Notes:
RNAcentral holds the sequence, with entries from ENA. Transfer RNA from Electrophorus electricus, 71 nucleotides, folded computationally. NCBI's taxonomy places the organism under Eukaryota, Chordata, Osteoglossocephalai, Gymnotoidei, Electrophorus. Its Rfam family is "tRNA". The family's RNA type in Rfam is transfer RNA. Gene Ontology term of the family: triplet codon-amino acid adaptor activity.
RNA sequence: UAGAAGAUGGUGUAGGGGAAGCACAUAGAGUUUUGAUCUCUUUGGCAUAGGUUCAAGUCCUAUUCUUCUAG
Numbered sequence: 001u002a003g004a005a006g007a008u009g010g011u012g013u014a015g016g017g018g019a020a021g022c023a024c025a026u027a028g029a030g031u032u033u034u035g036a037u038c039u040c041u042u043u044g045g046c047a048u049a050g051g052u053u054c055a056a057g058u059c060c061u062a063u064u065c066u067u068c069u070a071g
Stems, first nucleotide, its partner, number of pairs: 001070007010024004018054001027041004047063005
């Protein structure tokens, strides 16, 4: 420099236009003499800016960052 892939809670990972989920973790409650374990509940998220659409995490464009390949 060219090409490709990716950016979703604190972490990892789904979501294929129509109510943003799961697991772990945090916090609270229960159990326990205490702790651990277990059960229940809870908090918290779509890289940025535009566009298409009745409706965008999803489609298009640009930018930023990360990774891979070639040189």